Molecule: c-di-GMP-I riboswitch aptamer
Organism: Candidatus Rokuibacteriota bacterium
RNA sequence: UUCCGACAAAGGCAAACCAGUCGCGAGGCUGGGACGCAAAGCCACGGGUCAGGCACGACGCCUGACAGCCGGGUUGCCGAA
Numbered sequence: 001u002u003c004c005g006a007c008a009a010a011g012g013c014a015a016a017c018c019a020g021u022c023g024c025g026a027g028g029c030u031g032g033g034a035c036g037c038a039a040a041g042c043c044a045c046g047g048g049u050c051a052g053g054c055a056c057g058a059c060g061c062c063u064g065a066c067a068g069c070c071g072g073g074u075u076g077c078c079g080a081a
Base pairs, nucleotide, nucleotide: 004079005078012037013036017032018031019030020029021028022027035068041074042073043072045071046070047069048066049065050064051063052062053061054060
């Protein structure tokens, strides 16, 4: 350094739900709150799911959202076995 992930140490993030707010919506943001997480840091590249719209005889198409759905890329704390 890489792989790996401890009944280690220092910390970190924050599900559901509630309040406010933005959005047609999925959903986002802020505060509270903790289900959990070794990347639950970041990225929409691939798959998937969801929303809005169009079309439809059939095949579908466009735009958006989800990174805590999976894969992938990239950066990072610690150093037991």